The part of an RNA shown here (small-subunit ribosomal RNA, 5' domain) has 519 nucleotides and comes from an uncultured bacterium. The prediction has a mean pLDDT of 84.

Context: one part of a larger RNA
RNA sequence: GAUGAACGCUGGCGGCGUGCUUAACACAUGCAAGUCGAACGAAGCAUAGGAGUGGAAUUUUUCGGAAGGAAACAACUAUGACUGAGUGGCGGACGGGUGAGUAACGCGUGGGUAACCUGCCUCAUACAGGGGGAUAACAGUUAGAAAUGACUGCUAAUACCGCAUAAGCGCACAAAACCGCAUGGUUUGGUGUGAAAAACUGAGGUGGUAUGAGAUGGACCCGCGUCUGAUUAGCUAGUUGGAGAGGUAACGGCUCACCAAGGCAACGAUCAGUAGCCGGCCUGAGAGGGUGGACGGCCACAUUGGGACUGAGACACGGCCCAGACUCCUGCGGGAGGCAGCAGUGGGGGAUAUUGCACAAUGGGGGGAACCCUGAUGCAGCGACGCCGCGUGGGUGAAGGAGCACCUCGGUGCGUAAAGCCCUGUCGGCAGGGAAGAAAAUGGACGGUACCUGAAGAAGAAGCCCCGGCUAACUACGUGCCAGCAGCCGCGGUAAUACGUAGGGGGCAAGCGUUAUCC
Numbered sequence: 001g002a003u004g005a006a007c008g009c010u011g012g013c014g015g016c017g018u019g020c021u022u023a024a025c026a027c028a029u030g031c032a033a034g035u036c037g038a039a040c041g042a043a044g045c046a047u048a049g050g051a052g053u054g055g056a057a058u059u060u061u062u063c064g065g066a067a068g069g070a071a072a073c074a075a076c077u078a079u080g081a082c083u084g085a086g087u088g089g090c091g092g093a094c095g096g097g098u099g100a101g102u103a104a105c106g107c108g109u110g111g112g113u114a115a116c117c118u119g120c121c122u123c124a125u126a127c128a129g130g131g132g133g134a135u136a137a138c139a140g141u142u143a144g145a146a147a148u149g150a151c152u153g154c155u156a157a158u159a160c161c162g163c164a165u166a167a168g169c170g171c172a173c174a175a176a177a178c179c180g181c182a183u184g185g186u187u188u189g190g191u192g193u194g195a196a197a198a199a200c201u202g203a204g205g206u207g208g209u210a211u212g213a214g215a216u217g218g219a220c221c222c223g224c225g226u227c228u229g230a231u232u233a234g235c236u237a238g239u240u241g242g243a244g245a246g247g248u249a250a251c252g253g254c255u256c257a258c259c260a261a262g263g264c265a266a267c268g269a270u271c272a273g274u275a276g277c278c279g280g281c282c283u284g285a286g287a288g289g290g291u292g293g294a295c296g297g298c299c300a301c302a303u304u305g306g307g308a309c310u311g312a313g314a315c316a317c318g319g320c321c322c323a324g325a326c327u328c329c330u331g332c333g334g335g336a337g338g339c340a341g342c343a344g345u346g347g348g349g350g351a352u353a354u355u356g357c358a359c360a361a362u363g364g365g366g367g368g369a370a371c372c373c374u375g376a377u378g379c380a381g382c383g384a385c386g387c388c389g390c391g392u393g394g395g396u397g398a399a400g401g402a403g404c405a406c407c408u409c410g411g412u413g414c415g416u417a418a419a420g421c422c423c424u425g426u427c428g429g430c431a432g433g434g435a436a437g438a439a440a441a442u443g444g445a446c447g448g449u450a451c452c453u454g455a456a457g458a459a460g461a462a463g464c465c466c467c468g469g470c471u472a473a474c475u476a477c478g479u480g481c482c483a484g485c486a487g488c489c490g491c492g493g494u495a496a497u498a499c500g501u502a503g504g505g506g507g508c509a510a511g512c513g514u515u516a517u518c519c
Base pairs, nucleotide, nucleotide: 001518002517003516005515006514007513008512009511012390013389014388015387016386017385018383019382020348025346026345027344029343030342031341034090035089036088039087040086043083044082045080046079047078048077049076052073053072058067097301098300099299106226107225108224109223110222111221112220113219116218117217121214122213123212124211125210126209127208129163131161132160138153139152140151141150142149143148169194170193171192172191173190175188176187177186178185179184199206200205227273228272229271234264235263236262239261240260241259242258244256245255246254276298277297278296279295280291281290282289283288303324304323305322306321307320326337327336328335329334354380356379357378358377362376363374364373365372366371393423394422395421396420403414404413405412406411427460430454431453432452433451437446463508464507465506466505467504468489469488470487474503475502476501477500478499484491485490
């Protein structure tokens, strides 16, 4: 000098930051990923129409009855920016968290892929013909305490499946030219063979299929760098290599059969310990040393271990299956759960915050849009945890009040300090006004906030550590090797500037000291 700090004493305001470093311990409760009716069917609701049912008042009639046709019910039809389930699409692989594991192509840096993939987006080219069978929802029956099913029947699609078409594409065969160290690459022809599609509409559009190119994102490989221990010296059998097969988006012992017997290591293999890496940050004149919290990039993980499914993308935090531990429900047969998301609870600890507001902005997902969702984010709350700024008043005022301390008893110090007088009005409090942040109509959580104005009034706002030397700052009393102090040297045994108190002084200041850690 520094800190994600803690502790002690003290504490006025604001701005910007920052806040579980320990138990990757366990978690009550709420929220954190949905959306689309312009893909689809059915149901309900609302509005309008309405076959039919119904039959009041009224009129006529002697009765019976007839005419008449209101309310109500209502098959069915249309409309709807209506509702929650279901099929289907896209998104749940982003965003958010944590640092357990990892000494590794994990990260950093520089290259490579003649060994690769890429939804949405952009551009280009060519298409979109004609059919089919189901199934959820729903209805009925039924099992179960529940979770969840089973059976029968009905129905739709941009769901699913054949057929047709094939410029282009894949595969196979064969050819030429050029290039490459090589397995090969590029270009141009030929033959055979294989695989596509979906519609909706508010009529503007939005979608679908194939191929090529781009963009973006990812995958893999290599050189170099990347902590400690030799009181760890040998390690290795898919091990090292090979022509082959399988597998993969792709290369590869990635996997497999066969063959060879290799491969690594004192330039430290193997083993053990520790650790996410970096941009950076702290310190230092630098070289270097330390560190990796916040923010940004990469990686890994999601109760522990394993596995795949779906998908452009996962071996998937708020998906699935199995096993383990734990918790909960149970009718004991069986089920449910995963905060290292945001708040919050218990626990651990020296120690770390609100079960807040809003989608107004920025961004993300869905949608043609309106809009919906978004604990990302924007804000607010709490904490002197840090940095920065401001204030706690200004002027005048005695050879100098009172009080306190000291004293050679004369006086000296606190001290212009106070009082008094004259002013000012920051911040806080009160009253009034009141934004920008919103590019284009609407839309502001923050917020009646910032800011502005006004009135009153010195009022409401100073502490902490130190005073032997290092090191700025001295006297008195008490104590008497006691009580105590102390970073080092060392103080204290009767005049202690070193202990305790007081007066005075020094330093820093809304902080000051101590402790811990780093240079």